[in-house]
Context: one part of a larger RNA
RNA sequence: CCCUCUUUAAGGAACUCGGCAAAAAAGCGGCCGUAACUUAGGGAUAUGGCCUGCCCGCAGCAAUGCGGGCCGCAGCGAAAGAAUAUCAAGCGACUGUUUAACAAAAACUUAGGUCUCUGCUAACCCAAUGUGGGAUGUAUAGGGGCUGAUGCCUGCCCAGUGCUCGUAGGUUACGAGGAGGGCUGAUCCGCACUUCGGUGUGGUGAGGCUUGAAUUUAAGCCCGAGUGAACGGCAGCGGUAACUAUAACCGUUCUAUGGUAGCGAAAUUCCUUGUCGGGUAAGUUCCGACCCGCACGAAUGGCAUAACGACUUGAUAACUGUCUCAAAGAGGGACUCG
Numbered sequence: 001c002c003c004u005c006u007u008u009a010a011g012g013a014a015c016u017c018g019g020c021a022a023a024a025a026a027g028c029g030g031c032c033g034u035a036a037c038u039u040a041g042g043g044a045u046a047u048g049g050c051c052u053g054c055c056c057g058c059a060g061c062a063a064u065g066c067g068g069g070c071c072g073c074a075g076c077g078a079a080a081g082a083a084u085a086u087c088a089a090g091c092g093a094c095u096g097u098u099u100a101a102c103a104a105a106a107a108c109u110u111a112g113g114u115c116u117c118u119g120c121u122a123a124c125c126c127a128a129u130g131u132g133g134g135a136u137g138u139a140u141a142g143g144g145g146c147u148g149a150u151g152c153c154u155g156c157c158c159a160g161u162g163c164u165c166g167u168a169g170g171u172u173a174c175g176a177g178g179a180g181g182g183c184u185g186a187u188c189c190g191c192a193c194u195u196c197g198g199u200g201u202g203g204u205g206a207g208g209c210u211u212g213a214a215u216u217u218a219a220g221c222c223c224g225a226g227u228g229a230a231c232g233g234c235a236g237c238g239g240u241a242a243c244u245a246u247a248a249c250c251g252u253u254c255u256a257u258g259g260u261a262g263c264g265a266a267a268u269u270c271c272u273u274g275u276c277g278g279g280u281a282a283g284u285u286c287c288g289a290c291c292c293g294c295a296c297g298a299a300u301g302g303c304a305u306a307a308c309g310a311c312u313u314g315a316u317a318a319c320u321g322u323c324u325c326a327a328a329g330a331g332g333g334a335c336u337c338g
Base pairs, nucleotide, nucleotide: 001333002332003331004330005329006328007327008326010324011323014322019319029051030050031049032048037042039149053070054069055068056067057066058065059064071075076081084317085316086315087314088313089312090311091309092308096108097107112147113146114145115144116143117142118141124133125132126130150304151303152302153301155234156233157232160231161230162227163226164225165224166223169222170221171220175216176215180211181210182209183208184207188203189202190201191200192199193198235253236252237251238250239249262296263293274290275289276288277287278286
């Protein structure tokens, strides 16, 4: 010097990102008593106060109660034996789950809500066709998406994208159809030549091969509706009131429509330590307000919310070697020798 412990004058968070760590209170049992808030269950062992030993007597089955007395600073006379408490805010309702070995959370889940698909040989799924799962179930069932208890609510936009429905018209595949064309070409006819066997040439054209127009022909798309707890979106400029300021009001441009209720410097606010108030001697944090919301906003849910939380933030009491500021001690290392 390091590790693990013990103790400490006065002060008591001045330490520090932060009371991290440590300390302390309390603890068992009994009696009394217990606030805000609340979903009336809770909160709650709230917070807080008091008692506790021994001896004698009486009552009682006993636990225990009542009366009297005794000692100490101290009586669950502490070996063990669950918890610091309070105030306020954020987030998540809660119990639960998670990154085995840096993250336990505000993330995931959840009951509840809602949309959508599915009529049973269900939809959907699989290592796939299996008497498979769904399900030995049957729409009060099952699958999928979003939201996430509860309370109050959930506004406007269907132009774009998606989905659903519709089908008059347009477009459109295979197929059907077969006009016409091309190649080949039996047969038959004409002409010329002929050794009379044919040869050459011009037509005719069955059949075969091939190409192929009109016409016909589905879904889809175009088209027409609906649909937001579907993907999503929810403006700008100028002027105006008898102080000033502001603008209920007016005008104008664009748009599918221009953000409603509620909340708001917020887990969202850049400017910003916004401004005002509270708390402190002093507060970039915190709480309450204001609202010019850079860039909240309604199931990508909005706003509240009792209870709950090894969550996050601020404050208080108690407590302390966290600190002012360090000291002493114990054990084990380090160090020296073997």

This is a predicted structure of a 338-nucleotide part of an RNA (large-subunit ribosomal RNA, domain IV) from a Patescibacteria group bacterium. It was read from a public genome assembly.